[in-house]
RNA sequence: UCCUUCGGGGCAGGGUGGAAUUCCCUACCGGCGGUGAUGAGCAUAGCGCUCUCAGUCCGUGACCCGGCUGAUUAAGGUCAGACGGUGGAUUUGGUGAAACUCCAAAGCCGACAGUGAUAGUCUGGAUGGGAGAAGGA
Repeated sequence: UCCUUCGGGGCAGGGUGGAAUUCCCUACCGGCGGUGAUGAGCAUAGCGCUCUCAGUCCGUGACCCGGCUGAUUAAGGUCAGACGGUGGAUUUGGUGAAACUCCAAAGCCGACAGUGAUAGUCUGGAUGGGAGAAGGA
């Protein structure tokens, strides 16, 4: 550098109502990389090694916006590419030399469009894209 494969989970039960998995009570879920005092295993004279450990720390992807470049179109526009922007959330106590990562407790957060009522969980763009992971040449 190229190729192949993989690459997101979740409203049970109840209330109101003409109508809600959208409201209310309650329930449930947590992409990818990094960091890491977790846990497990291995090894040694000793230094160590491997796997594993954060939704809320650092970074990043999907969605959305922007101009640029290229393709296409009579035009409006459409498509593609790299780039830029936007983009949510944590405290208290404990231990300790050291913790926003461990332990305990209580919080908090979740693109866009759609809908017979307002959606992290339903439907759709999406049999898409993708951070990246594994393997091969």

FMN riboswitch aptamer (RFN element) from Rossellomorea aquimaris, 137 nucleotides, folded computationally. The prediction has a mean pLDDT of 81. Lineage of the source: Bacteria > Bacilli > Caryophanales > Bacillaceae > Rossellomorea. The RNAcentral record of the sequence draws on MGnify.